[in-house]
About this RNA: Model confidence (mean pLDDT): 82 of 100. Predicted 3D model of a 78-nucleotide RNA (transfer RNA) from Metallosphaera yellowstonensis MK1. Its Rfam family is "tRNA". The family's RNA type in Rfam is transfer RNA.

């Protein structure tokens, strides 16, 4: 110092390749029902600056630039 990849709800991730309105699951959380009792089980609810800036387009979590952070190789010194 090169390349490659990853970054979305508290938490694990999908969605990105090929742009399309209000962004998704499961886990968790509250609150109820149930149940001897429950952390089980059913319903209901509660979730977001899609890292940050810009650019493109009628429209960007998606494409493109430039950073920030986190990996995994290689490369230099030793």
């Nucleotide at each position: 110092g090169g390349a490659c990849c990853c970054g979305u709800a508290g938490c694990u991730c999908a969605g990105c390749c090929a742009g399309g309105a209000c962004a998704g699951a499961g886990c968790g959380u509250a609150g109820g029902c149930c149940u001897u009792c429950g952390g089980a089980g059913c319903c209901u609810a509660u979730g977001g600056u899609c890292c940050c800036g810009g650019g493109u387009u009628c429209g960007a979590a998606u494409c493109c630039c430039g950073g920030c952070g986190g990996g995994u190789c290689c490369g230099c010194c030793a």